The prediction has a mean pLDDT of 85. Predicted 3D model of a 72-nucleotide RNA (transfer RNA) from Dictyoglomus turgidum DSM 6724.
């Protein structure tokens, strides 16, 4: 320098055009003498950045950034 993959709540991930979700964690409540386990409810994400296509983009296209990897 060139190719490929990845980037989504605190962490691990799903979501291949129209509802942003799951597990763990966190908060509150129930339960216990108390803790843990368990049950119920809830908060938390401008989807790496910018631009484009579209009525509509996490999802498609382009550029950039970061990480991993292959080639030189």
């Nucleotide at each position: 320098g060139g190719g490929g993959c990845u980037g989504u709540g605190g962490c691990g991930c799903a979501g291949a055009g129209g509802g942003a979700g799951c597990g763990c964690g966190c908060u509150u409540c129930c339960a216990u003498g108390g803790c843990a386990c368990g049950g119920a409810a809830g908060a938390g994400g401008u989807c790496g950045g910018g631009g484009g296509u579209u009525c509509a983009a996490g999802u498609c296209c382009c550029c950039c950034c970061a990480g991993c990897u292959c080639c030189a």
It matches the Rfam family "tRNA". By type it is a transfer RNA. NCBI's taxonomy places the organism under Bacteria, Pseudomonadati, Dictyoglomota, Dictyoglomus, Dictyoglomus turgidum.